[in-house]
Source information
Predicted 3D model of a 76-nucleotide RNA (transfer RNA) from Firmicutes bacterium UBA5435. The organism belongs to Bacillota, within Bacteria. It matches the Rfam family "tRNA". Its family is annotated with triplet codon-amino acid adaptor activity in the Gene Ontology. The sequence was found in a public genome assembly. The coordinates come from a structure-prediction model, not an experiment, and the mean pLDDT is 84.
RNA sequence: GCUCCCAUCGUCUAGUGGCCUAGGACACAGCCCUUUCAAGGCUGCGGCGCGGAUUCGAAUUCCGCUGGGAGCGCCA
Numbered sequence: 001g002c003u004c005c006c007a008u009c010g011u012c013u014a015g016u017g018g019c020c021u022a023g024g025a026c027a028c029a030g031c032c033c034u035u036u037c038a039a040g041g042c043u044g045c046g047g048c049g050c051g052g053a054u055u056c057g058a059a060u061u062c063c064g065c066u067g068g069g070a071g072c073g074c075c076a
Stems, first nucleotide, its partner, number of pairs: 001072007010026004018056001028044005049065005
């Protein structure tokens, strides 16, 4: 340098054009329960890496960038 793959709450993950105002688990906060703690129940908090394009509509498709990974190549 070329090709391919990946990027979603603090962490792990669902999603494959419209039912997403993005769901779940753990964590965290509050309340309930309990003599206390743990466990359990209810509620809350919090996320699509960045920019553009296509489309009536994009987490999802396309292009570029950033970061990570794999393979191949070049110089020495």